[in-house]
RNA sequence: GCUGGAAAAAGGCACAGCCGGCGAAAGCCGGUGUCGCAAAGCCGCGGGUCCUCGACCCCUCCGGGCGGUCGACCUCCUCGAAAGGCGCAGGACCGCCGAGCUGCCGAA
Repeated sequence: GCUGGAAAAAGGCACAGCCGGCGAAAGCCGGUGUCGCAAAGCCGCGGGUCCUCGACCCCUCCGGGCGGUCGACCUCCUCGAAAGGCGCAGGACCGCCGAGCUGCCGAA
C1' cells in the first nucleotide's frame, strides 16, 4: 500500500409518519422524526421498478374498465480546478442491483 468491516472514537446521512411548499403524476425540497446505513457520498454508465404520453392488442352492459406488447430515437462527457462546451434527452427512484469515481476510522 491492497483486501478485509471486528472493536473503539470523532463526526456524517436520515425510512415510515407528521407539518409547510413544489409537481399532472411517479416524486422532489425544507423542518421534525430516527427505520436503518461503512459509502444511505457522486453518477449525462448498464439492468430493474414506477409515473406520463403515443401506437397496437384484449374485455365490454358501449358508459368504460383492467391488463398486455412496443416506442419516447441518434449523437453525447458519471467532463473540468475554474472559465467553459455538447445537452437537460418524456420524467422519477442510485435508501433496488451491478460497474466506475471519490472518501473518515481501522484489527485479526

This is a predicted structure of a 108-nucleotide RNA (c-di-GMP-I riboswitch aptamer) from a bacterium. The coordinates come from a structure-prediction model, not an experiment, and the mean pLDDT is 78. It was read from a public genome assembly, where an Rfam model found it.